RNAcentral holds the full RNA, with entries from ENA and SILVA.
Predicted 3D model of a 479-nucleotide part of an RNA (small-subunit ribosomal RNA, 3' major domain) from an uncultured bacterium.

Context: one part of a larger RNA
RNA sequence: UGACGGGGACCCGCACAAGCGGUGGAGCAUGUGGUUUAAUUCGACGCAACGCGAAGAACCUUACCUGGACUAGAAUGUGAGGGAAGGUUACUUAAUCGUAACCGUCCGGGCAACCGGACCCGAAACAAGGUGCUGCAUGGCUGUCGUCAGCUCGUGUCGUGAGAUGUUGGGUUAAGUCCCGCAACGAGCGCAACCCCUAUUGAUAGUUGCCAUCAGGUAAUGCUGGGAACUCUAUCAAGACUGCCGUUGAUAAAACGGAGGAAGGUGGGGAUGACGUCAAGUCCUCAUGGCCCUUAUGGGUAGGGCUUCACACGUCAUACAAUGGUCGGUACAGAGGGUUGCCAAGCCGCGAGGUGGAGCCAAUCCCAGAAAACCGAUCGUAGUCCGGAUUGCAGUCUGCAACUCGACUGCAUGAAGUCGGAAUCGCUAGUAAUCGCGGAUCAGCAUGUCGCGGUGAAUACGUUCCCGGGUCUUGUACA
Numbered sequence: 001u002g003a004c005g006g007g008g009a010c011c012c013g014c015a016c017a018a019g020c021g022g023u024g025g026a027g028c029a030u031g032u033g034g035u036u037u038a039a040u041u042c043g044a045c046g047c048a049a050c051g052c053g054a055a056g057a058a059c060c061u062u063a064c065c066u067g068g069a070c071u072a073g074a075a076u077g078u079g080a081g082g083g084a085a086g087g088u089u090a091c092u093u094a095a096u097c098g099u100a101a102c103c104g105u106c107c108g109g110g111c112a113a114c115c116g117g118a119c120c121c122g123a124a125a126c127a128a129g130g131u132g133c134u135g136c137a138u139g140g141c142u143g144u145c146g147u148c149a150g151c152u153c154g155u156g157u158c159g160u161g162a163g164a165u166g167u168u169g170g171g172u173u174a175a176g177u178c179c180c181g182c183a184a185c186g187a188g189c190g191c192a193a194c195c196c197c198u199a200u201u202g203a204u205a206g207u208u209g210c211c212a213u214c215a216g217g218u219a220a221u222g223c224u225g226g227g228a229a230c231u232c233u234a235u236c237a238a239g240a241c242u243g244c245c246g247u248u249g250a251u252a253a254a255a256c257g258g259a260g261g262a263a264g265g266u267g268g269g270g271a272u273g274a275c276g277u278c279a280a281g282u283c284c285u286c287a288u289g290g291c292c293c294u295u296a297u298g299g300g301u302a303g304g305g306c307u308u309c310a311c312a313c314g315u316c317a318u319a320c321a322a323u324g325g326u327c328g329g330u331a332c333a334g335a336g337g338g339u340u341g342c343c344a345a346g347c348c349g350c351g352a353g354g355u356g357g358a359g360c361c362a363a364u365c366c367c368a369g370a371a372a373a374c375c376g377a378u379c380g381u382a383g384u385c386c387g388g389a390u391u392g393c394a395g396u397c398u399g400c401a402a403c404u405c406g407a408c409u410g411c412a413u414g415a416a417g418u419c420g421g422a423a424u425c426g427c428u429a430g431u432a433a434u435c436g437c438g439g440a441u442c443a444g445c446a447u448g449u450c451g452c453g454g455u456g457a458a459u460a461c462g463u464u465c466c467c468g469g470g471u472c473u474u475g476u477a478c479a
Base pairs, nucleotide, nucleotide: 001479002478003476004475005474007473008472009471010470011469012468013467015463016462019427020426021425022424023423026318029315030314031313032312033311034309042053043052064304065303066302067301070298077126078125081121082120083119086103087102088101089100090099091098106117107116108115109114129293130292132291133290134289138287139286140282141281142280143278145276150189151188152187153186154185155184156165157164158163169180170179171178195270196269197268198267200238201237202236203235204234205233206232210227211226214225215224216223241264244258245257246256247255248254320420324379325378326377327376328375329374336367337366338365341360342359346355347354348353386417391412392411393410394409395408396407397406433455434454435453436452437451438450439449
């Protein structure tokens, strides 16, 4: 000087407390461990691994296993020599590979011989290839403490020196934020602001969006003429700054209350992550040193596996019901996606779906019916008209192909489960809870994930305690 303390002082955070809803019990989905296996590819392991890499394993993917098969190789450059490219058929095979036969004969220049070019085969050699090892050799990227308020430097001064000072002190703040003081005076990286979305208003613009006024029309609809008000769209502006008033304060910084205002003290969200820590993670994105393989640890192919199943753990979704289930009627979103695409009306089917073909490269058409909600009816506390696992049969769709191993539909079946021990998690407002909708990936496959809106709470006395963190101070046998 740090680090640590079951030392002290001060302060903060859904850290506790006050509340609301969960997990831990059930069956299911998914990941992991273990087990099994020819293989169950690999990585990730307290917080910060475990619905994680994987934004989607039937084949492919695929790295694993088994079988059969290749060796200058699957790709690139040079290439003696040969041939247009290319296509068809047969044989063998599980398939790749392989063998044989047949068809075909490019472009430019030139009368022609021939020359040049693209493409294919190809001896030979240089050279390839490796998801093989080392993340404790590395780059890059990322997590984490933590969006915590810190981390440093120059000059000066003090100290023999390591170092100190500044950065400490008194206030204040979300903040090393600002003020005052001070052997310090300044500066940098962080904080804040600048950026995006959102809340209010104005100007401009008016189609594909809008419809107040006027007119026309319909079973109905901005449907039509028309309109430019309103909504909206999207560009430019305004607006919030403790600016104003009062009180407190050291006359300061600031705090509290008030006015005005759509909004008030960082208005609400997002992006943004200082110096560093964990030899944290990644050599399976990529790049890369070293080591290793080179008829194989490389490349290709078929089938299997990654989907096993006495079990254990994590994370979800669904429930155990009446604030509910079922049936009928009726209403209101936002944000997205669409040409190998989204697919309307109509018709067929109980349904998944089929058929059909209009429109749309989309403020125009389509996905698209929002669902909780509301209004009626029924059930009457039951393992039930709760719950839906499991199983049987019959089907639909995607796709060469749903046996291992897809999703969905109909009929039948109807398990556990009556609110969950110790323990433990999230959340402070348009939040929790609850309800549906969309996207990426994607042929198909979503209870995951990323977004979107609808309905919409309770509680916070307070900082004694638990956890994490910051500042000062103190002790130390630690560095």